Predicted 3D model of a 73-nucleotide RNA (transfer RNA) from a Bacteroidales bacterium.
NCBI's taxonomy places the organism under Bacteria, Pseudomonadati, Bacteroidota, Bacteroidia, Bacteroidales.

RNA sequence: GCCACCAUGGCUCAGUUGGUAGAGCAACGCAUUCGUAAUGCGUGGGUCGGGGGUUCGAGUCCCCCUGGUGGCU
Numbered sequence: 001g002c003c004a005c006c007a008u009g010g011c012u013c014a015g016u017u018g019g020u021a022g023a024g025c026a027a028c029g030c031a032u033u034c035g036u037a038a039u040g041c042g043u044g045g046g047u048c049g050g051g052g053g054u055u056c057g058a059g060u061c062c063c064c065c066u067g068g069u070g071g072c073u
Stems, first nucleotide, its partner, number of pairs: 001072007010025004019056001027043005049065005
């Protein structure tokens, strides 16, 4: 220098044919306990790496950039 893949709550990851974002764990509250842990119930938290475009509508499609992983030279 070239090619491919990845980037989504604090963490690990889903997200179909474009239709307006979810799970587990963690955190917090309540119950339970003499207390802690465990367990049960519930709550909050992300505009999806950044910018632009297409579209009535983009996490999803297109372009550029940033970072990471792997490969080739």